[in-house]
């Protein structure tokens, strides 16, 4: 310096134009148990990284900036 990935609940992730933004993990509340775990059930959480654009409609498409990971290249 060039290219490519990637950013979406506390954490792992899933949704690629229209369902109310969703699972699974933690958490909380109950149940079960003599009790603890494992197990059921219920539930709480989200500026979808910023900011602009396209569109009747954007988490999704496009620009641009940022954070994150990768690969090449150059310097000495």
């Nucleotide at each position: 310096g060039g290219c490519c990935c990637u950013a979406u609940a506390g954490c792992u992730c899933a949704g690629c134009g229209g369902u109310c933004a969703g699972a699974g993990c933690u958490g909380g509340c109950g149940g079960c148990u003599c009790a603890u775990a494992a197990c059921c059930g219920c539930u709480u959480g989200g500026u979808c990284c910023a900011g602009g654009g396209u569109u009747c409609g954007a988490a999704u498409c496009c620009c641009u900036g940022u954070g994150g990971g990768g690969c090449c290249a150059c310097c000495a």